[in-house]
RNA sequence: UUCUUGGAGAGUUUGAUCCUGGCUCAGGACUAACGCUGGCGGCGUGCCUAACACAUGCAAGUCGAACGGGCUGUAGCAAUACAGUCAGUGGCAGACGGGUGAGUAACGCGUAGAUAACGUGCCCCUCCGCUGGGGAUAGCCACUGGAAACGGUGGGUAAUACCGAAUGCUCUCUUUUGGAGGCAUCUUCAAGAGAGGAAACUGGUAACGGGCGGAGGGAUCGGUUUGCGUCCUAUCAGCUAGUUGGUGAGGUAAUAGCUCACCAAGGCGACGACGGGUAGCCGGUCUGAGAGGAUGAUCGGCCACACUGGCACUGAGAUACGGGCCAGACUCCUACGGGAGGCAGCAGUGAGGGAUUUUGCGCAAUGGAGGAAACUCUGACGCAGCGACGCCGCGUGCGGGACGAAGCCUUUCGGGGUGUAAACCGCUGUCAGUGGGGAUAAGGAAGGAUAGUACCCACUGAGGAAGCCUCGGCUAACUACGUGCCAGCAGCCGCGGUAAGACGUAGGGGGCGAGCGUUGUCCGGAAUCACUGGGCGUAAAGAGCUCGUAGGCGGGAUGUUGCGUCUUGGACUAAAUCUAUCUGCUCAACGGAUAGGUGUUCUGAGAUACGGGCAUUCUUGAGGACAGGAGAGGAUAGUGGAAUUCCCGGUGUAGCGGUGAAAUGCGUAGAUAUCGGGAGGAACACCAGUGGCGAAGGCGGCUAUCUGGCCUGAUUCUGACGCUGAGGAGCGAAAGCCAGGGGAGCGAACGGGAUUAGAUACCCCGGUAGUCCUGUUGCUGUAAACGAUGGGUACUAGGUGUAGGAGGUUUCAACCCCUUCUGUGCCGCAGCUAACGCAAUAAGUACCCCGCCUGGGAAGUACGGCCGCAAGGUUGAAACUCAAAGGAAUUGACGGGGGCCCGCACAAGUGGUGGAGCAUGUGGUUUAAUUCGACGCUACGCGAAGAACCUUACCCGGGUUUGAAAUUCACAGGAAGCAUGCAGAAAUGUAUGCGCCCCGCAAGGGGCUUGUGGACAGGUGCUGCAUGGCUGUCGUCAGCUCGUGCCGUGAGGUGUUGGGUUAAGUCCCGCAACGAGCGCAACCCUUGUCCUUAGUUGCCAGCAGGUAAAGCUGGGCACUCUGGGGAGACCGCCGCCGUAAGGUGGAGGAAGGUGGGGAUGACGUCAAGUCAGCAUGGCCCUUACAUCCGGGGCUACACACGUGCUACAAUGGCCGGUACAACGGGCAGCGAAAUCGCGAGGUGGAGCGAAUCCCUUGAAAGCCGGUCUCAGUUCGGAUUGCAGGCUGCAACUCGCCUGCAUGAAGUCGGAAUCACUAGUAACCGCAGAUCAGCUACGCUGCGGUGAAUGCGUUCCCGGGCCUUGUACACACCGCCCGUCACGUCAUGAAAGUUCGUUGUACCCGAAGUGGCCGGCCUAACCCGCAAGGGAGGGAGGCCUCGAAGGUAUGACGGAUGAUUGGGACGAAGUCGUAACAAGGUAGCCGUAUCGGAAGGUGCGGCUGGAUCACCUCCUUU
Repeated sequence: UUCUUGGAGAGUUUGAUCCUGGCUCAGGACUAACGCUGGCGGCGUGCCUAACACAUGCAAGUCGAACGGGCUGUAGCAAUACAGUCAGUGGCAGACGGGUGAGUAACGCGUAGAUAACGUGCCCCUCCGCUGGGGAUAGCCACUGGAAACGGUGGGUAAUACCGAAUGCUCUCUUUUGGAGGCAUCUUCAAGAGAGGAAACUGGUAACGGGCGGAGGGAUCGGUUUGCGUCCUAUCAGCUAGUUGGUGAGGUAAUAGCUCACCAAGGCGACGACGGGUAGCCGGUCUGAGAGGAUGAUCGGCCACACUGGCACUGAGAUACGGGCCAGACUCCUACGGGAGGCAGCAGUGAGGGAUUUUGCGCAAUGGAGGAAACUCUGACGCAGCGACGCCGCGUGCGGGACGAAGCCUUUCGGGGUGUAAACCGCUGUCAGUGGGGAUAAGGAAGGAUAGUACCCACUGAGGAAGCCUCGGCUAACUACGUGCCAGCAGCCGCGGUAAGACGUAGGGGGCGAGCGUUGUCCGGAAUCACUGGGCGUAAAGAGCUCGUAGGCGGGAUGUUGCGUCUUGGACUAAAUCUAUCUGCUCAACGGAUAGGUGUUCUGAGAUACGGGCAUUCUUGAGGACAGGAGAGGAUAGUGGAAUUCCCGGUGUAGCGGUGAAAUGCGUAGAUAUCGGGAGGAACACCAGUGGCGAAGGCGGCUAUCUGGCCUGAUUCUGACGCUGAGGAGCGAAAGCCAGGGGAGCGAACGGGAUUAGAUACCCCGGUAGUCCUGUUGCUGUAAACGAUGGGUACUAGGUGUAGGAGGUUUCAACCCCUUCUGUGCCGCAGCUAACGCAAUAAGUACCCCGCCUGGGAAGUACGGCCGCAAGGUUGAAACUCAAAGGAAUUGACGGGGGCCCGCACAAGUGGUGGAGCAUGUGGUUUAAUUCGACGCUACGCGAAGAACCUUACCCGGGUUUGAAAUUCACAGGAAGCAUGCAGAAAUGUAUGCGCCCCGCAAGGGGCUUGUGGACAGGUGCUGCAUGGCUGUCGUCAGCUCGUGCCGUGAGGUGUUGGGUUAAGUCCCGCAACGAGCGCAACCCUUGUCCUUAGUUGCCAGCAGGUAAAGCUGGGCACUCUGGGGAGACCGCCGCCGUAAGGUGGAGGAAGGUGGGGAUGACGUCAAGUCAGCAUGGCCCUUACAUCCGGGGCUACACACGUGCUACAAUGGCCGGUACAACGGGCAGCGAAAUCGCGAGGUGGAGCGAAUCCCUUGAAAGCCGGUCUCAGUUCGGAUUGCAGGCUGCAACUCGCCUGCAUGAAGUCGGAAUCACUAGUAACCGCAGAUCAGCUACGCUGCGGUGAAUGCGUUCCCGGGCCUUGUACACACCGCCCGUCACGUCAUGAAAGUUCGUUGUACCCGAAGUGGCCGGCCUAACCCGCAAGGGAGGGAGGCCUCGAAGGUAUGACGGAUGAUUGGGACGAAGUCGUAACAAGGUAGCCGUAUCGGAAGGUGCGGCUGGAUCACCUCCUUU
């Protein structure tokens, strides 16, 4: 450079991520079936199920040139001749062709060989021969049996039928000699001797054919045999007596235990025998990039079978599909005596089944049998028929035709879509149709089922010809309506609970197209069994550990061999198929030609590096010898002290003990405490250490004895002796078991006391097994037996501890330092890892060997086997069920985890609530209605800043229906409107009267309005979970994010963490971050000080006037005040602390560290609230869910709760006197003076749209004086009666106020709980909104008087940041476990019952082969004149073997079974709360025991335990 070839993923676990891992999909294929649909042709293909049963017809015959006859015809008078045909004898063929796949796991098949161990009819070639005789028998005739099938007896007859004899080679056998060859037995050639063995005739005048016998060769076909290959199962581990071998005999075409006798005791097997299950094998076919996987229809090769089982005969060939015999089952015929049958040949029938065709035509072609041939036969075959069953091809028309018909769909009502699609105009003629012609397929003549077919020509007319699936993602394709977790869909994920692109329908779109979908099966994707090409620390997975057998693997050198391996040839690998090229049917499918390809095969030649074999050798692997060393290594025996308990004695007195607190318990019979003495058992403090030893389990006082392993050093020896290790063997914590001891303490079970709703627990007091020792070597054999990490070898940066050695250096001294080996830790690079992490003690890089894994659950369960005394261990499934289960890490949230910090959060204080009465809201109840909403904080004096009517939405009753209000159309009318009467509760109805608009000359127009009708109105009807807007809450908490960069595979992280600081993510410093945004702060309003400006309605210092008094007046604007505008505060200054930020103290200042207050509310959370403020999608009602009116209700009342008011009194009540505000409001209004009333209030009406007048007086608390004297009171005011006032159409239900009278509860409030940190709490009054009036004690504001306390952050609550654990993510109001109850499903056990397969022993024993007998029968040959005899044969009998059958007893498998065990799933059941956070007693593992259940407890173990402290190590300084 050219050519060739060639491998795609997606969905689904999570809040998100990466990984592991399963499930599912997209592709291809089919002997298919089903649903809907269906025009034509070609080529293929069609019982996968019952190897189930079969009616009917056909599928194997032929030969007269082998034979004797019969019949028919022709010729002939006849004899006879000729021709045809027929049953029989005889020959050949019925072993082929055709079907099926039951059996078979086998030399059955495939492949390559062997046959020196064999056969072979018909066919071909060569040589030789066919001489001469004999006796029968079918047919036929006669008689005769039987229903039939089928016979019997007698008499005749022929042959290429049968039998002797002759002759005979190169044949066979025996034997002799010689040669050649090979592969052990042997094979072969030549020459002799002896013995044995053949034949058939026929056609033709003849020539010449056909046939027969012997021998040799060829070809073909077969038999036998060998190597290799050929499914699953070890829950099948041992199998085998003709079994394995030998000798001899028999037998066969031939080898062989093939058969028999005897002898020997072998043979096979973890490289899987034996058994069980399944299955015809192959060429091929499908799939796949390939390697593989699956499969074995059609076509071809082989095998097996022919109703089931057995058996032989004939023959070249059979143990014979359309032959025979026997047995059995079944069917049919029958005269009941007896017979007949075998479609897995072609059609066809029934049955089975989801499912598979015509009882067709023809021998014309190809092939086969017979024949000399003509020819006959041939359901092989050639064709046709049926089926869209498959593949392939064609058509159902083509061109023009509207800014675009109708219909339908949709719409934001404008439009859009269907759509050039149709109509309409112009063409064409493939297919189908009609008519005409008309083949090839055969060397020539005759003969054509297919077929009057293919093909050709002509004609007619768009006419006769389109459906199916799908449209949420995967996956191309979208809307409307209906439905409302219903109906339904669904391959997976999942859709459907009122706006469904997922259901159903419609319109539209997408895909394929005479098909399209569905179902089933196989391969693929699936690297999801991984040879190519996976894994095992935590996801499933390293055996508890060691030794060691087989096996696998194995150091250096040399030689040899050439087995593996490699190179290059050859043989075969049938055809078809496949691939490539060319080519024939118009194309294609289909077919033809050529080439290629197809293999663990066999074989020739060659190579010899590597692996193997053999031989020799080496020392580095391994081991031994020598010298040192450390050690809780093991076993046995002995011994020691401290402590607990118990016993004895002394002292001593009332308690001890125990807990969160208690109690049970012990103690006046003297405990506890203390002193002395004694007994007994168990364990060994300190040393002690991520120290040591051991293979692991494990090992801890001291001494002795015995004993295993390890390390180091320097030499030396052996010479690969090695590594691993299926089976196997041994060791193996604790618990447990058996037997005997022992028993101090502890302590399952158990008892008692507590705790608790309960407490089969946690805590306490006791306490039994056990814990300890021994066993002929007791048994068990499991643990989170863990480093969750198998063993071995080699290699791959460092640093730093520690233990045991050795060396160097240097010394008084091994003090330090350096080097090295072995062990044991930590940190860390590269590398690896999903990440976490590992990192010379690898989880890195490689090699060798073993073990193990393949989704979760069911389940380490069941059954079976093995082991065990038992408990149990080991090995170890399935049905069924789910779409996940899981690992690591991330962000949150949470924790009865931790750290830091804040907040009236607690604490310190003050005053309340909870108790009373009343007010008000809510729940509940009631009601015709008590309208609706709000429900922890964040509903409940909330919406409501005003329910007597109205409001009003509710109830009852009475009315209206284009409507109470809006827009508009048509028609008819009228100005609009006003007044009055009647009925009525009113609405309303009705009647009468008045009234007669504007413009325009007119016609007419306009406005307003009434009635009728139509569009429409209306709805406080539903959905706040369809929404907008607004609002609450966390929270005025300090947070929430982004860009770029960096880190991480990624989710994410960093920034935002850290050290400080702040009210603050405020600021500073540091830092892989650098910046920025929304929040914080500031800017805004108000208040506090000053200045300035402007002074009316405000103010009044000075001047003047004036009053009873009063800024009342002139005047003034200084002050107050009001309204503008400025100044002022910034840790700015000083001291101290601090790197800084800042903190702290001080000065100054009206104000000091945010001066006070307000407005301002980040990203978001709560499907928070509101469809009844408003707006709004959808749905619903339309003489009513709309609307009007009257009355009622929202005000009910056993009760419960929230929020308030008033109190319970002397810090007070009452009486009298007296002082000082601010914010606000006012014309349908505020309302002065004056006056009346005790009062509410009335009269009155000045002034004022307000810095002017009024509400508004002197606000009240306060202050001064008086009285009351601790009481249910001169406290308190509820309740009730009477009398009044005000508002209003109207105070009954249901208003407020006043006066008089009445005078309830209540004496400071249980558990609990709320607010408040300074002008705050507390106390006091005032104003306003709403409003006719008022339920206001509410709400919103205003001013007056005016405190106490804060040590502090342990605790409660809420919040912020960091960190930790998590099985939570709807986020702890989370998740989740087990029993019990109910339903469904599959499954185990079970007294048994039943079916099938199979073994063993025995009995019986058909047909038949073989053997023996054969007194009976017997033509051919022999002897004999004959009779007869012999040889040979047969009937028959007996024996061996022998199918079916029977008896007995096992094994295995299936079905079923009262009852029973657990399991899975199911809706909102019951009981508890075991686990996940320290899950509230850390959890888990093994074991034992107890308990409704999860579970508890004991013993030993693990960290896969949080937290705090300590120790050690590491890192940095």
Predicted 3D model of a 1517-nucleotide RNA (small-subunit ribosomal RNA) from Sulfobacillus sp. It matches the Rfam family "Bacterial small subunit ribosomal RNA". Model confidence (mean pLDDT): 83 of 100.